[in-house]
C1' cells in the first nucleotide's frame, strides 16, 4: 500500500528546541508571533490489542463478568470542526436554488486481522 471489521457528541498538556504555519480535502469556520508546524522530555486519557488479579463455570480448561499494575499500538482545541452525495421532513422566499433538522452513503482517522 490494498482487503475486511469495529469504533468515533466522552475523556486527556506542561516544558525545551523551533521561527509560521497549522485543522486530511480549491468550500466555510477556526486555532496561531499571548508562538503554527515539527522533533525532544516529562506528565495525562482512553480500554482497539494484551493482562497479574477476582468472580462464576469446568475434574482441569475453555469459557463469562470484573480488574488498568505492566506491555503493544493511538490520542491529548473545536462532534471525525461544519459541510461536500442521496433521501425524508420543516420553514421562508421565488426561482433549476436558500436555511434547519434527521437519516444513510461516500471520504479520510484509529485498532485488530490478513495480504
Nucleotide at each position: 500500500g490494498a482487503c475486511u471489521u469495529a469504533u468515533g457528541a466522552a475523556g486527556a498538556a506542561a516544558g525545551g528546541u523551533g521561527g509560521a504555519g497549522g485543522g486530511a480535502u480549491a468550500g466555510g469556520c477556526c486555532c496561531u508571533g499571548c508562538g503554527a508546524a515539527a522533533c525532544c522530555u516529562u506528565g495525562g486519557c482512553a480500554a482497539c490489542c494484551u493482562a497479574a488479579c477476582u468472580a462464576g463455570a469446568u475434574c482441569a480448561a475453555a469459557c463469562u463478568a470484573g480488574a488498568a499494575a505492566a506491555g503493544g499500538u493511538g490520542c491529548c482545541a473545536a462532534a471525525u470542526c461544519c459541510a461536500g452525495u442521496a433521501c425524508u421532513g420543516a420553514a421562508a422566499a421565488g426561482g433549476u436554488g436558500u436555511u434547519c433538522a434527521g437519516u444513510a452513503a461516500g471520504a479520510g482517522a484509529u485498532a485488530a486481522g490478513u495480504u